Predicted 3D model of an 89-nucleotide RNA (c-di-GMP-I riboswitch aptamer) from Rubrivivax sp. A210.
Of the family's consensus pairs, 95% are formed in the model.
The coordinates come from a structure-prediction model, not an experiment, and the mean pLDDT is 90.
[in-house]
RNA sequence: CGGUGAGAAGGGCAAACCCAUCGAAAGGUGGGGACGCAAAGCCACCGGGCUAAAGCGCCGAAAAGCGCCACGCCAGCGGGGUUGCCGGC
Numbered sequence: 001c002g003g004u005g006a007g008a009a010g011g012g013c014a015a016a017c018c019c020a021u022c023g024a025a026a027g028g029u030g031g032g033g034a035c036g037c038a039a040a041g042c043c044a045c046c047g048g049g050c051u052a053a054a055g056c057g058c059c060g061a062a063a064a065g066c067g068c069c070a071c072g073c074c075a076g077c078g079g080g081g082u083u084g085c086c087g088g089c
Stems, first nucleotide, its partner, number of pairs: 002089001004087002012037002017032006035076001041082003045079003048074003055068004
């Protein structure tokens, strides 16, 4: 440098759920908690998924309701990009 994750050491992260908090929601953050993870570190570029506040449309006297929609999210859905610990080869 390339490829790889058998065994191991030091460690790391933390699903569901609960509490607090931000948010219209999806979801985020902090604490508890561990299902799992060798990039479960980071980045929404591509595909996919979630939500639908604003906006537009429908309905309605109004309020409410319904539909479409991402400029909001998910990196623990896959691909891609990027950085990186340890061990074997």